This is a predicted structure of a 103-nucleotide RNA (SAM riboswitch aptamer (S box leader)) from Nonlabens antarcticus. It matches the Rfam family "SAM riboswitch aptamer (S box leader)". Its family is annotated with regulation of gene expression in the Gene Ontology. Rfam's curators write: The SAM riboswitch is found upstream of a number of genes which code for proteins involved in methionine or cysteine biosynthesis in Gram-positive bacteria. The coordinates come from a structure-prediction model, not an experiment, and the mean pLDDT is 78.
RNA sequence: AAGUUAUAAAGAAAGGUUCAGGGAUUAGACCCGUUGAGACCUUGGCAACCCUACAACUGUAGAAGGUGCCUCAUUCUACCGCGCUCGCGUGGAAAGAUAACUA
Numbered sequence: 001a002a003g004u005u006a007u008a009a010a011g012a013a014a015g016g017u018u019c020a021g022g023g024a025u026u027a028g029a030c031c032c033g034u035u036g037a038g039a040c041c042u043u044g045g046c047a048a049c050c051c052u053a054c055a056a057c058u059g060u061a062g063a064a065g066g067u068g069c070c071u072c073a074u075u076c077u078a079c080c081g082c083g084c085u086c087g088c089g090u091g092g093a094a095a096g097a098u099a100a101c102u103a
Stems, first nucleotide, its partner, number of pairs: 002102006013043006021032003026078004044070003049066002051062004074095001079092006
């Protein structure tokens, strides 16, 4: 790097270093950003996929460990539908993200 399955409602920030870009990719829009965004580090926290206990499924409780996350938001549109006041609303797909597993 590839495939399968599941999930995205909610939740959780301070300090330091660095820096002009950043929000995955292409295009457009929108938003954040020298009142420091983004990235990295430290500490702290959230959550509960794996995990732990209850013999086991379910379920309940937990958080030592493996991941993940701590935000404005998968930011919207692009492909296929549906509705109407015709540029908006809405459903799905795709894509991306995370986890577990597989060769």
The source organism's lineage runs through Bacteria, Pseudomonadati, Bacteroidota, Flavobacteriales and Nonlabens.